[in-house]
RNA sequence: AGCAACCUUCGGGGCAGGGUGAGAGGGCAACCUCAAUUCCCGAUCGGUGGUAAAGCCCACGAGCGCAGUAUCUGCGCAUGAUCCGGUGAAACUCCGGGGCCGACGGUAUAGUCCGGAUAAAAGAAGGUCAUU
Numbered sequence: 001a002g003c004a005a006c007c008u009u010c011g012g013g014g015c016a017g018g019g020u021g022a023g024a025g026g027g028c029a030a031c032c033u034c035a036a037u038u039c040c041c042g043a044u045c046g047g048u049g050g051u052a053a054a055g056c057c058c059a060c061g062a063g064c065g066c067a068g069u070a071u072c073u074g075c076g077c078a079u080g081a082u083c084c085g086g087u088g089a090a091a092c093u094c095c096g097g098g099g100c101c102g103a104c105g106g107u108a109u110a111g112u113c114c115g116g117a118u119a120a121a122a123g124a125a126g127g128u129c130a131u132u
Stems, first nucleotide, its partner, number of pairs: 005128006017041003023034004043112002045102002047060004055100002063077006082098005104115003
């Protein structure tokens, strides 16, 4: 110095405020009360590697099913969204402006609540070490 291998640690954020009222309860009635972080207005968030610095360019991860006694491996299914102008050698990444997107189960229809998950992964950092 150190491929492979092994070990340890780390490894996802987010509805302020307002409106409506499915539905529930009370009342003889008029009517009253409760009621959506899911609807409407509005607010707000952005995993990992690559590359001129990226949620929306390329790639990876998270979900589900089947098989193998299965931590694991293989196969299959699902897997979102960007434009204009400027600078520059180079940017769909920076700056200015406008837009868009977000798994599964639950519940009044959810990126943001609850749950699988005190889980796991892409990966990051550190260490050990055959060996040279």